Background:
Model confidence (mean pLDDT): 79 of 100. The RNA shown here (SAM riboswitch aptamer (S box leader)) has 119 nucleotides and comes from Virgibacillus halotolerans. The source organism's lineage runs through Bacteria, Bacillota, Bacilli, Caryophanales and Virgibacillus. It matches the Rfam family "SAM riboswitch aptamer (S box leader)". Rfam links the family to the GO term regulation of gene expression. The sequence was found by an Rfam model in a public genome assembly.
RNA sequence: CUCUUAUCAAGAGCGGUGGAGGGAAUAGGCCCUUUGAAGCCCGGCAACCUUAAAGCGAUCUAGCCAUUGUUUUUUCGGUGCCAAAUCCUACAGAUCAAUCAUGAUCUGGAAGAUAAGGG
Numbered sequence: 001c002u003c004u005u006a007u008c009a010a011g012a013g014c015g016g017u018g019g020a021g022g023g024a025a026u027a028g029g030c031c032c033u034u035u036g037a038a039g040c041c042c043g044g045c046a047a048c049c050u051u052a053a054a055g056c057g058a059u060c061u062a063g064c065c066a067u068u069g070u071u072u073u074u075u076c077g078g079u080g081c082c083a084a085a086u087c088c089u090a091c092a093g094a095u096c097a098a099u100c101a102u103g104a105u106c107u108g109g110a111a112g113a114u115a116a117g118g119g
Base pairs, nucleotide, nucleotide: 001119002118003117004116005115006114007113008112013042015041016040017039021032022031023030026090027089028088029087043082044081045080047079048078049077052074053073054072055070056069057068058067059066086111091108092107093106094105095104096103097102
């Protein structure tokens, strides 16, 4: 870089440093920000993987041990994340309302983000 699978309406500081931007891309919006943005440090959250232990189920057994599963709990870590639904919309479909236009809601896709595995 690319492919596959899963998840994305919850959660996470009145801290330090820094000094003007930020909210993925393109477009249209809208919002945050010197009452300090991004970044870095500390702190925290818990999506996936994972260490160890306990619980529960299954196999074996007279029983223990052992093996195995787990959408249970705790714990050591690896990434990740810590305004607003992935901030909203764009592509398609359905339903409702209105009938000059259009608007609202829902569903699916596309794109993106994150994790694990493969190339």